Model confidence (mean pLDDT): 77 of 100. TPP riboswitch aptamer (THI element) from a Candidatus Zhuqueibacterota bacterium, 94 nucleotides, folded computationally. It was read from a public genome assembly, where an Rfam model found it. The source organism's lineage runs through Bacteria, Pseudomonadati and Candidatus Zhuqueibacterota.

RNA sequence: UAGUGCCGUUAGGGGUGGUCUGAGCAGACCUGAGAACAGACCCUAAUGACCUGAUCUAGAUAAUGCUAGCGUAGGCAAACGGGAAUACAAUUUU
Numbered sequence: 001u002a003g004u005g006c007c008g009u010u011a012g013g014g015g016u017g018g019u020c021u022g023a024g025c026a027g028a029c030c031u032g033a034g035a036a037c038a039g040a041c042c043c044u045a046a047u048g049a050c051c052u053g054a055u056c057u058a059g060a061u062a063a064u065g066c067u068a069g070c071g072u073a074g075g076c077a078a079a080c081g082g083g084a085a086u087a088c089a090a091u092u093u094u
Base pairs, nucleotide, nucleotide: 001087002086006082007081008080009079010078011044012043013042014041017030018029019028020027021026050075051074052073056069057068058067059066
């Protein structure tokens, strides 16, 4: 000097399902970081959010992207600052 993992600031991206009580508002239960305002949660170069495939396949469940496969798949939203390790250069010493 560059600078990864990582951290921060601002900006941006994304999802919100299933069952029951119900006329409706709404409430309760299941999984989860988050189940439409949570002034929340997650994600931003990514094999990490999320979308497509998908009215998919297999296994479970009261039921459901509930679990796994698909998936090192294809797509996908950023700039700045800090900065272990590491690399290079210079100087000094041996």